[in-house]
């Protein structure tokens, strides 16, 4: 798109169709096939009417008459037709197209000729017997279109005979004569003419069957062999007819790889559906045709039948009995159980159309016509239309206290009547048959009349009343795919056709508003064909993604070279015949339209006949060519083969002899192993087996596997090159056939090396491995198996065309000869064009272009796995499934990331060198533990002296107690008060009562403002949740040196290229080349502070010159020179010279210069990543808390300690510690502050107080260094934890939990196990100053300054880390990735199996119903023949023989049923065996 549909919801009408696809399952009841009285026999009942009786509303018996109504046989026709339905059947069937010269055909019409004489019976009936029935016995009457005989013989069969024929298609066919012998028949009806029926024939393209025949007609070979009357002949029997159809002899045939036998599933067909076509699926309904009638079998009658609604018989099943026996077959309409997801009325009529019967009236008829269920379909039809104020929505405008517009709904008014109610009335569908009449005529034709309607009082058509009956019902809204938000839930619940959705901001689940598409339908579900060129004829593939067979030659088949003739099978034309109707198309017509039905056309690609054509193919036809193909000569090449023989090198040797001594071997190291019985090492001689070093080469040969010492023998093929001669002899080949590495098997010889198993030693967590030392099979020969490898070019044979370069090997011409070189054929290799390819690549040795054959693939696993054949000794091989599971599995290429892969380079990254950390105390942070709380955040690098530049309170966010609720802070708004501030009780405080004092400020004034309480009502607040909603920030890779558009170029496409490459740099810095060209963010530079330098300023800075002045100090006049301040300026740019390079640029102990090579330091930090941290700086979305998760307070806790971590500090001293003296700084601070000097105090510090808001004045002495003195190697005069005590500052407080001082104590630790951080110079090391924070202080931290000042760096192999090109990858969440196996669990479907059920087929046997056929044949029997008796002499009657008939009985086959023995198939089975999901 479609259906014979089902399921769900929902449903207003009428037309036209369709309605057990399952159980060919078993049926209750009713109906479905009768019908003739013009063939006949008999005759009851009921009607009219008459006569007699009698017990007289009438009754009883008898006659006619009428209608031959009705029952009942005999006898004829029809029951063989319609209608049901698809079990079975792969051909005994059906389509098609043919054959009959092997064939039959009632009734029907047609042509001719006839029906003559005559028998005997048998039902009904009647009278009688039996039986529960079903039915049935015996006896006696009778009729025919019923049965028998015989006449006649047009005629027809036979048989003999000769003829003919302008008859065929081989056998044959016709025709018309002759003779012989044979075989028929019915009567009924009617006044008649005549009808009907019978017999016997003739012909009908008649009408209906029957046999045969070609061609096509599902799967399976894991079904290869079937068949014995099978297969042909002769001869007979049988039949409507051929015929092994049956039978008797003969013969040894006959079907099959073109697929036979078996198995499975199955009714063809015309045609539906779908597709462009080809074709694929299917075979309801309508129609042909065939098969069936619970199963199986087998016959009468008859034209026909092996018969649904008849007989018989086996066998099941149902029913009924009086137990003896009997009766049934809805796949016939209905209906009704059952079965199912599922299919109707136990209905009406014979009007129409048909059938049977009849001469007709008519009678039958579940065929048919109609009616009823049922949205099944398909087509139509409605559920209302119109107009329009306010007000109410919705959009929208601009001039905004609110208008204006436009729409849509209610409401209103109008109109309209399909459907729907209601009454009244009403068709067509019908035309015949009879029947009357008229004609010459009873079927033809005229006229004319009767009568007939199932549907149905239906459809239509007028009329009423009225929007009044009928659609808010379904489905769907991420994408496919038309149509979107919200609200809830929170990987839940579900959704889902495919992708694929949900884990707190779901357009995907649920709900409700919207929306969208169809609409009396609409969704889903099955199953069909489309897309799908995805089995590929039309129209597809195999180098890799699935796929060329391991290789050759061949039978069968496919295909085949020019040329010329023939012939007409294939092929083209034309015709003629079919190819049923219906249905598809196409016109017209009828139903108001459709849907639907009718008429007429055209179609039906097919198949037989036929008449041409002659290019192709072909021809079991002919003649010819040479180009394919082979043969022929003379020729090199050559690990082709097989067999013999034979050499020299090595290896071994419990083989011999010498030299000669302790080791040899072997490995990363080593042990195992050999050696003092003498080894290895060496030399000589000998055994014996196996392989052939160099030559040796993208070299050669061979079908392939494969082939390599020399020699000699026998063999093979291809190459060159060249003459004859053959004349298409040729290509590929399924099956067969043959060869076919290497393990591996068999026999038997053989063993030198080597070496699966095996062993003993190491390695290692282990080591059934890799390396080591032995060591069997095995390798090697010989005859055999076996037949496989990634037998690979992963690329099947042949042939033919198709640019070109530049190697190589054989051969041949040329080159005078030789050599270079040039040319030719054949092989072998390379880069490559066109063309092919998905792409890589492949390209004259094609994966190009084209032919011919072959062979193989259809998604991965499961599995090359079972099972079954078959082959093998045997391992095994060939062939090769399915159940079940996945949504992929795979090919090439692209970015990337990664590798215990390469290449090249950077970095305190390694080495070199210094100190250090881990080892101890201590302080700090974090785990952890503990708690009422020990508030939260950071958790490799890139958390851990982080946030936090200061937790005793407060901070503070924790946890207890106890408190408040518009609130602690803050902004409106209204309205009150007089504050503020002082005392005073409660209570831990917060708070809460209680009480005193009263009015600020501006303003001329109404008043304004400020302030404080407290009320109202509005905002509030949250360090509560998410940093995986967010912003902003700042880590971090990393100061690595990258990252990236645009135009243009290549690539089907991801992408590429630019950015690679050759050089340089600190650098994608430059530079040169290049299909790129040029640009951006980064690099550098441009900023800042220090470094030299000169102009300028000159105070609080300085002080050369000059002047005063103190103890004593730039202390004071001057000064502006140096120093400094602090502001601009110039300087450094590989500029200059040498050397090296194209150039960029390097190089040096160059000049010059304060600096030299980006001079040193800072601040600056690309695209982008870590879902890196933060919601707790802040901001902030959603979420949550509101007498609390908001606000206030007191105390208390983040400082709590068994423990492990991390970052620092003090030190282990003599390069040192104490005491003492004496020098040099830079940078910052400072008014709630820094504080001089002086006074006391040992000291912290106190007092008292100049100066200073600072280059003035204070902190403020720098300290290490330097110079006496001293300790003198010790747990110390080294260290300074801890612990008494005594005090000092801040501060409200100092216990938990501050710092700092004085006495007093004096621990660990004597230089740090693995391991690990840091710096390349003014830096490490080391001294010390100072600010932030801050009332005080955990500060040893974090940040500044300046002092003193080393050492090393050969270098890039190694560790980490990064760049940049390559290369691989099965990775992409990107190696911390992905994944075998094999275990352990649970769950599925499967082999295999002692057995064990149950079906099928067939075969042997036994039994053997019915039944035809053969034989027999009692007892009987009318008809006809023969001849004999009696009489009443006849159509007479009696008994015989014949000839027929015959129940029974045997006998051939025979269905079911029994027995057996193998077989095939399907469920089952204890155990086992692999598989596949999680």
């Nucleotide at each position: 798109g479609a259906c014979g549909a089902a399921c769900g919801c929902u449903g207003g009408c009428g037309g036209c169709a369709g309605g057990c696809u399952u159980a060919a399952c078993a049926c209750c009841u009713g109906c479905a096939a009768g019908u003739c009285g013009c063939a006949c026999g008999a005759g009851a009942a009921c009607g009219u009417u008459c006569u007699g009786g009698c017990u007289u509303u009438g009754c009883c018996a008898g006659g006619a008459c009428a209608a031959g109504u009705g029952c009942c046989g005999u006898g004829g026709c029809g029951g063989a037709g319609c209608g049901g339905u698809g079990c079975g059947u792969a051909u005994c069937g059906a389509g098609u197209a043919c054959a009959u010269a092997a064939c039959c055909u009632g009734c029907c019409g047609u042509c001719c000729g006839g029906c003559a004489c005559g028998g005997g019976a048998c039902a009904a009936u009647c009278a009688c017997a039996g039986g529960a029935a079903g039915c049935c016995u015996u006896g006696g009457c009778u009729a025919a279109u019923a049965c028998c005989a015989c006449a006649u013989g047009u005629c027809g069969a036979u048989u003999g005979g000769g003829c003919c024929c302008g008859c065929g298609c081989a056998u044959g066919g016709g025709g018309a004569c002759c003779a012989a012998a044979u075989g028929a028949a019915a009567c009924c009806c009617g006044u008649g003419c005549g009808g009907c029926g019978c017999c016997a024939u003739u012909g009908g393209u008649a009408u209906g069957g029957c046999u045969c025949u070609g061609c096509a007609u599902u799967g399976g070979a894991u079904u290869a062999u079937c068949u014995c009357u099978g297969u042909g002949g002769u001869g007979a029997g049988g039949c409507a007819u051929c015929g092994g159809c049956u039978c008797a002899g003969c013969a040894a045939c006959g079907a099959u790889a073109c697929g036979a036998u078996c198995c499975u599933g199955g009714u063809c067909u015309g045609g539906u559906c779908u597709g462009a076509u080809a074709a694929g699926a299917c075979g309801a309904u309508c129609a042909g045709c065939c098969g069936c009638g619970g199963u199986g079998g087998a016959a009468a009658u008859g034209a026909g039948a092996c018969c649904c609604a008849g007989a018989c018989u086996c066998c099941a099943c149902u029913c009924g009995u009086a137990c003896g026996g009997g009766a049934c077959g809805c796949a016939g309409c209905g209906g009704a159980g059952g079965g199912g997801a599922g299919u109707c009325u136990u209905g009406c009529g014979g009007g129409g159309u048909g059938g049977g019967g009849u001469c007709a009236g008519c009678c039958c008829u579940g065929a048919u016509g109609c009616u009823g269920c049922c949205a099944u379909g398909c087509g139509g039809c409605g559920u209302g239309g119109a107009a329009g104020a306010a007000c109410a929505c919705a959009c929208u405008c601009g001039u905004g206290u609110g208008g204006g517009g436009c729409g849509u709904c209610c409401u209103u008014u109008c109109c309209u009547u399909u459907u729907c109610u209601g009454a009244a009335a009403a068709a067509c569908c019908a035309a015949a048959c009879u029947c009357c009449u008229g004609u010459a005529g009873g079927u033809g034709c005229g006229u004319g009349g009767c009568g007939c309607g199932a549907c149905c009082g239906u459809a239509g058509g007028a009329c009423u009343a009225g929007a009044g009956u009928a659609a808010g019902g379904a489905c769907u809204c991420g994408g496919u795919u038309a149509a979107c938000g919200c609200c809830a839930u929170g990987c839940c619940c579900c959704c889902c056709g495919c992708c694929a959705c949900u884990g707190u901001a779901g357009a995907a689940g649920g709900g409700a508003c919207g929306g969208u598409g169809c609409u009396u339908g609409c969704c889903u579900u099955g199953a069909c064909u489309c897309g799908a060129a995805g089995c590929g004829c039309u129209g597809g593939g195999u180098g890799g993604a699935u796929g060329u067979g391991g290789u050759g030659g061949u039978c069968a088949g496919g295909c085949g070279g020019c040329g010329c003739a023939u012939c007409a099978a294939g092929u083209c034309u034309g015709a003629u015949g079919u190819g049923a109707a219906a249905c598809c198309c196409c016109a017209u017509g009828g139903c108001u339209c459709a849907a639907c039905c009718a008429u007429g056309g055209a179609c039906g690609u097919g198949c037989a006949u036929u008449c041409u054509a002659a290019a192709c193919u072909g021809u079991c036809u002919g003649c010819u060519c040479u180009u394919g193909a082979g043969u022929c000569c003379a020729g090199g090449a050559u690990a082709g083969g097989c067999u013999g023989u034979c050499u020299g090198a090595a290896u071994u040797c419990u083989g011999u002899g010498g030299u000669g001594u302790a080791g040899c071997g072997g490995u990363g190291a080593a042990a195992u192993g050999c050696g003092u019985a003498c080894a290895u090492a060496u030399c000589a001689c000998g055994a014996g087996g196996a392989a052939c070093a160099c030559c040796c080469g993208a070299a050669g040969c061979c079908a392939a596997a494969g082939c390599g010492g020399g020699c000699a023998g026998c063999u093979g093929g291809a190459c060159g090159g060249g003459u004859a001669g053959u004349g298409a002899c040729g290509c590929u080949c399924a099956g067969g056939c043959a060869c076919g590495a290497a393990a591996g098997c068999g026999u038997g010889c053989g063993g030198a090396g080597c070496a699966a198993a095996c062993a003993g030693g190491a390695u290692u967590a282990g080591a059934u491995a890799c390396a080591g030392u032995g060591g069997u099979a095995g390798u090697u020969c010989a005859c055999g198996c076996g037949g496989u490898a990634a037998u690979c070019g992963a690329u099947g044979a042949a042939c033919g065309c198709u640019c070109g370069c530049a190697g190589u090997u054989g051969c041949c011409c040329u080159g005078c000869u030789c050599a270079a070189g040039g040319g030719g054929c054949a092989g072998u290799g390379g880069a490559u064009a066109a063309g092919c390819u998905a792409a890589c690549g492949c390209g004259u040795u094609a994966a190009g272009c084209g032919u011919u054959c072959c062979a193989c693939a259809u998604g991965g696993g499961g599995a090359g796995u079972a099972c079954g054949a078959u082959c093998g000794c045997a391992a095994g091989g060939u062939u090769g499934u399915a159940a079940c599971u996945c949504a992929a599995a795979g090919g090439a290429a692209u970015u990337g990331a990664c590798g215990g892969g390469g290449g090249c380079c950077c970095g305190c990254a390694c080495a070199a060198g210094c100190g250090g950390u881990g080892g101890a105390g201590c302080a700090u942070g974090u785990g952890g533990c503990u708690c009422a709380c020990u508030u939260g955040g950071a958790u490799g690098c890139a958390a851990c002296g982080u946030g936090a530049a200061g937790a005793a309170c407060a901070u503070u966010a924790c946890a207890u107690a106890g408190g408040c609720u518009u609130g602690a802070a803050c902004g409106g708004u209204a309205g009150a008060g007089g504050a503020c501030c002082g005392c005073u009780c409660a209570g831990g405080a917060a708070u809460g009562g209680g009480u005193g004092c009263u009015u600020c400020c501006c303003g001329u004034g109404u008043g304004g403002g400020g302030u404080u309480u407290g009320u109202a009502g509005c905002g509030a607040g949250g360090u509560a949740u998410u940093g995986c909603a967010u912003g902003g920030u700042a880590g971090u890779g990393g100061u690595c040196a990258g990252c990236u558009g645009u135009u243009g170029u290549c690539g089907u496409g991801a992408g590429a290229u630019g950015u690679u490459g050759g050089g340089u740099u600190a650098a994608g810095u430059c530079c040169c080349g290049c299909a790129a060209c040029g640009u951006g963010c980064g690099u550098a530079a441009c900023c800042c502070a220090g470094g030299g330098c000169g102009a300028u300023c000159g105070u609080u800075a300085c002080c050369a010159u000059u002047g005063g002045g103190u103890a004593g100090u730039g202390c004071c006049g001057g000064g502006g020179a140096a120093u400094c301040u602090a502001g601009g300026g110039a300087a450094a740019u590989u500029g200059c010279g040498u050397g090296c390079g194209c150039a960029a640029g390097c190089a040096g102990g160059g000049a010059g210069g304060a600096a030299g090579g980006u001079g040193g330091g800072g601040a600056a930090g690309a695209c982008g990543u870590c879902a890196a941290g933060u919601c707790a700086u802040c901001a902030u979305g959603g979420u949550c808390c509101u007498u609390a998760a908001g606000c206030g307070u007191c105390g208390g806790g983040a400082u709590g300690c068994a423990c492990a971590c991390g970052u620092g500090u003090u030190a282990c001293a003599a390069u040192g510690g104490c005491c003492g003296g004496u020098a040099c700084a830079a940078g910052g601070g400072g008014u709630a502050g820094c504080c001089a000097c002086c006074u006391g105090g040992c000291g912290a510090g106190a007092g008292u107080g100049a100066g200073c808001g600072a280059a003035u004045c204070c902190g403020a002495g720098a300290a290490a260094a330097c110079c006496u003195g001293u300790c003198c190697c010790a747990g110390u005069u080294a260290g300074g934890a801890u612990c008494g005590g005594a005090g000092u500052g801040g501060g409200c407080a100092a216990g938990u939990g501050u710092a700092c001082u004085c006495c007093a104590u004096g621990a660990a630790g004597c230089a740090g196990g693995a391991a690990u951080a840091g710096g390349u110079a003014g830096u490490a090391a080391u001294c010390g100053c100072g600010g932030a924070u801050c009332a005080g202080c955990a500060a040893u931290g974090a940040u500044g300054c300046g002092g003193u000042g080393a050492a090393u760096c050969c270098g890039u192999u190694c560790c980490c880390g990064g760049g940049c090109g390559u290369u691989g990858u099965a990775c992409a969440c990107c190696c911390c990735g992905c994944c075998a196996g094999u275990c352990a669990a649970g769950c599925c479907a499967u082999g295999g199996a002692a057995g064990g059920u149950g079906a099928g087929a067939a075969c042997a046997c036994c039994c053997g119903a019915a039944g035809u056929c053969c034989g027999u044949g009692a007892a009987u029997c009318a008809a006809c023949u023969c001849g004999g008796g009696c009489c009443u002499c006849g159509c007479g009657u009696u008994g015989g023989a014949g000839a027929g008939a015959g129940a029974g009985c045997g006998g051939c086959c025979g269905a079911a049923g029994g027995u057996g023995a193998g077989u095939u198939c399907a469920g089952u089975g204890a155990c086992u065996g692999g598989g596949g999901c999680u």
Background
Predicted 3D model of a 1478-nucleotide RNA (small-subunit ribosomal RNA) from an uncultured bacterium. Rfam family: Bacterial small subunit ribosomal RNA. Its family is annotated with ribosome and structural constituent of ribosome in the Gene Ontology. The RNAcentral record of the sequence draws on ENA and SILVA.